[in-house]
Molecule: transfer RNA
Organism: Candidatus Beckwithbacteria bacterium
RNA sequence: GGGCCUGUAGCUUAAUUGGCUAAAGCACUGCAUUCGCAUUGCAGAGACUGGCGGUUCGAUUCCGCCCAGGUCCA
Numbered sequence: 001g002g003g004c005c006u007g008u009a010g011c012u013u014a015a016u017u018g019g020c021u022a023a024a025g026c027a028c029u030g031c032a033u034u035c036g037c038a039u040u041g042c043a044g045a046g047a048c049u050g051g052c053g054g055u056u057c058g059a060u061u062c063c064g065c066c067c068a069g070g071u072c073c074a
Base pairs, nucleotide, nucleotide: 001073002072003071004070005069006068007067010026011025012024013023019057028044029043030042031041032040050066051065052064053063054062
């Protein structure tokens, strides 16, 4: 320098060929339970999807460039 893959919440993952307010587990916060802790139950907050553009009525999804990581070739 070139090819391919990946990037969604603090972490790990979903999201049927583009379509309703992006979902779940763990973690976190509050309440209940307990003498207290843990466990358990209930409730809640948290990501507009790596960035910038394009296509479209509409993009996590399609296209281009860039960034980061992984891998292969030179």